[in-house]
Predicted 3D model of a 265-nucleotide RNA (Bacterial large signal recognition particle RNA) from a Clostridia bacterium. The coordinates come from a structure-prediction model, not an experiment, and the mean pLDDT is 76. The source organism's lineage runs through Bacteria, Bacillati, Bacillota and Clostridia. The sequence is in RNAcentral, with records from ENA.
RNA sequence: CCGUGCUAGGUGGGGAGAUAGCGGUGCCCUGUACCCGCAAUCCGCUACAGCGGGACUGAACUGCCCCUCCCGACUUCCGCAGUGGAAGGCUGCCCCCUAUAAGGGGUGUUGAUAACAAGGUCUUAUGCAACUUCUCGCCGCGAACCGUGUCAGGGUAGGGAUACAGCAGCACUAAACGGUCAGAGGGGUGUGCCAUAGGGUUGCUUUGUAGUAGCUACCUGUAUGGGUUACGCUUCGGCUGUGGUUGGCAAAAGGGGCUGCACGG
Repeated sequence: CCGUGCUAGGUGGGGAGAUAGCGGUGCCCUGUACCCGCAAUCCGCUACAGCGGGACUGAACUGCCCCUCCCGACUUCCGCAGUGGAAGGCUGCCCCCUAUAAGGGGUGUUGAUAACAAGGUCUUAUGCAACUUCUCGCCGCGAACCGUGUCAGGGUAGGGAUACAGCAGCACUAAACGGUCAGAGGGGUGUGCCAUAGGGUUGCUUUGUAGUAGCUACCUGUAUGGGUUACGCUUCGGCUGUGGUUGGCAAAAGGGGCUGCACGG
């Protein structure tokens, strides 16, 4: 150096999560890479950290270690957008009161506002009227028997004369019921173009006096004060997405290094 047969190793790796920790099952990335059984109120292990059973390959294109690069997920901080929560009347929005009178409107020389005088509106008492209710009065009606009178017929007592009770009918009446033009008395009133006497008079209103040009605050505007958390705004947390950034990992890829045994020629 060549050939044959073996062994270690290999037949995927990684991130987050979970765990005392490691690996796996489930998710994601890389990208193609033996099979079967187990497993999230899990499974198997313990720093040589999946277990059990089988198959293939096998000393380097393939195994092991290091470096570079970086897919990717996670993470720190910042910005932006969206969403939902809490708080705050905050020069927004909306509502109320007050003031003002710039603009519009209304009103005013057929005389406004303000001032003064008289009356009304208000209140107390009395009266009148109206209405309502009760009582009286008057009228009507009103009892199968248990109201009155008269009681046909009939009944009872009696030898008889006669006496007694009494239904129906008729008449009358009690309670009750109904009416009442006018009448008498009592009570009352969301009653009154009513009368008299007293009180009050801020405001409103009617009339009058004198006088002369404004008055009003309906709308817009402006200002003070108060309210309101639905919206807007401000502040503070949460969640989601997105852009940048920090940190530890990191597949694939590239580069460098390392690694046997036996026999025969």